Context: one part of a larger RNA
RNA sequence: GAUUGAACGCUGACGGCAUGCUUAACACAUGCAAGUCGAACGGCAGCACGGGUAAGCUUGCUUACCUGGUGGCGAGUGGCGGACGGGUGAGUAAUGUGUAGGAAUCUGCCCUAAAGUGGGGGACAACCCGGGGAAACUCGGGCUAAUACCGCAUAAUCUCUUCGGAGUAAAGUCGGGGACCUUCGGGCCUGACGCUUUAGGAUGAGCCUACAUCGGAUUAGCUAGUUGGUAGGGUAAAGGCCUACCAAGGCAACGAUCCGUAGCUGGUCUGAGAGGACGACCAGCCACACUGGGACUGAGAUACGGCCCAGACUCCUACGGGAGGCAGCAGUGGGGAAUAUUGGACAAUGGGGGCAACCCUGAUCCAGCAAUGCCGUGUGUGUGAAGAAGGCCUUCGGGUUGUAAAGCACUUUUAGUGGGGAAGAAUGGCCCAAUACUAAUACUAUUGGGAAGUGACGUUACCCACAGAAAAAGCACCGGCUAACUCUGUGCCAGCAGCCGCGGUAAUACAGAGGGUGCAAGCGUUAAUC
Numbered sequence: 001g002a003u004u005g006a007a008c009g010c011u012g013a014c015g016g017c018a019u020g021c022u023u024a025a026c027a028c029a030u031g032c033a034a035g036u037c038g039a040a041c042g043g044c045a046g047c048a049c050g051g052g053u054a055a056g057c058u059u060g061c062u063u064a065c066c067u068g069g070u071g072g073c074g075a076g077u078g079g080c081g082g083a084c085g086g087g088u089g090a091g092u093a094a095u096g097u098g099u100a101g102g103a104a105u106c107u108g109c110c111c112u113a114a115a116g117u118g119g120g121g122g123a124c125a126a127c128c129c130g131g132g133g134a135a136a137c138u139c140g141g142g143c144u145a146a147u148a149c150c151g152c153a154u155a156a157u158c159u160c161u162u163c164g165g166a167g168u169a170a171a172g173u174c175g176g177g178g179a180c181c182u183u184c185g186g187g188c189c190u191g192a193c194g195c196u197u198u199a200g201g202a203u204g205a206g207c208c209u210a211c212a213u214c215g216g217a218u219u220a221g222c223u224a225g226u227u228g229g230u231a232g233g234g235u236a237a238a239g240g241c242c243u244a245c246c247a248a249g250g251c252a253a254c255g256a257u258c259c260g261u262a263g264c265u266g267g268u269c270u271g272a273g274a275g276g277a278c279g280a281c282c283a284g285c286c287a288c289a290c291u292g293g294g295a296c297u298g299a300g301a302u303a304c305g306g307c308c309c310a311g312a313c314u315c316c317u318a319c320g321g322g323a324g325g326c327a328g329c330a331g332u333g334g335g336g337a338a339u340a341u342u343g344g345a346c347a348a349u350g351g352g353g354g355c356a357a358c359c360c361u362g363a364u365c366c367a368g369c370a371a372u373g374c375c376g377u378g379u380g381u382g383u384g385a386a387g388a389a390g391g392c393c394u395u396c397g398g399g400u401u402g403u404a405a406a407g408c409a410c411u412u413u414u415a416g417u418g419g420g421g422a423a424g425a426a427u428g429g430c431c432c433a434a435u436a437c438u439a440a441u442a443c444u445a446u447u448g449g450g451a452a453g454u455g456a457c458g459u460u461a462c463c464c465a466c467a468g469a470a471a472a473a474g475c476a477c478c479g480g481c482u483a484a485c486u487c488u489g490u491g492c493c494a495g496c497a498g499c500c501g502c503g504g505u506a507a508u509a510c511a512g513a514g515g516g517u518g519c520a521a522g523c524g525u526u527a528a529u530c
Stems, first nucleotide, its partner, number of pairs: 001530004006526005013377006019370002021335001026333003030330003035080003040077002043073002047071003050067008087288003096213007105205002110201008118152001120150002127142006158167003172193006180187002214260003221251003226248008263285004267278004290311005313324004341367001343366003349363001350361004380410004390401004414471001416466005424457001430450007474519005479500003485514005495502002
């Protein structure tokens, strides 16, 4: 000099864009952060509508009861999603990361292609009845549906194979409809969304190898599934991954083992570069989710807001037993020099579910707080010598503050008040047309056109008007380094200080004042890096 996720002191006008627990991976009150689908299903607790019955009568209303008939829907069965998104950096020096390769693998949803989607069965929730418990919850009996579950049929380019053969699947729901049939439910036809099998792709993931990846030798030897082979098991998959047997290997001064420290990278800071230091924000990978262990489900987890066991802690309890996990967003206590609101909205972008409408989304987009940083703007402009007054200095002549002020003439950024006012909004839904599908001018899909509508931010950005210089400057320094000097006070005292050093009676070095210098909504100090 540059830099910072900074802090402290003094000061503080506005805006834009960023950033904001670096410490206790300490403990957490409260609310929210993952749901959705009635176009899978039985149903109907609640709400709204309709229908029926009865009563009151004001003759078209009110009340009571019944009714899943309709919109819809609590709880339940079922499907998909809770493995993404969000947080943190404890652990990890290599099961990690980075770069470059590899072969023995899996991959829900999605895309392409081929084939199929036939016919049956038995249950279990919800519900009803009964019991236990303070609660959490739980037990027994009975009824019932399905895209839940299980056989049968069919089936290969799929799997196994002794190459003869053997084995293996599925589910329906909704929209529309001219003939034909009908038990008047529908069949049947057709379309959409599904379902099953196979092949390929895309995406994602698992595995292996080489090289690189901090300090310590006051750590020199380490290793028994250890190193390799055979056989078997196991896995989606290679492999001591595991087991039995056999051999005696394997690593190490090119630093094994041990100890300490640490998430890694793209990058960031600095520097002419080489290098050095760092890894906040943003992006990729990894690890973790109160501590330790374990598996289940699933395409995918050994699963932050799932389960089981043990432990510590907190809470409830009828003492028998239960409940919990903010390193999600806010917020609280604590620690600390130190780090924000228990805010708004799903309008946009994206994600989950759904045919869709839509619902959910503390992801996200916004707002709030903080000069924490960067950038921009303002705090007036011109004129004005009687060089006013006052202050300070003085050799007492004057000098300086100083065109500075006052005065005069203007302007009105920003802030204030009042008006106007974009863009972020196009999808989607509705209507019309064409095309495709089709028996069909139905439905549905695609494309095009049309009308109406959707904004948290928001008193938005921006523009116009009004009034008035009106509301807006500080901080550090002035001995040398280092730009900037005098007076007074003090008297080795009080004090200053980054280094050299100042102060013991004329201190440009302490304190105050006047003046000056530097930066400026900041300035200085401290800490840290180059």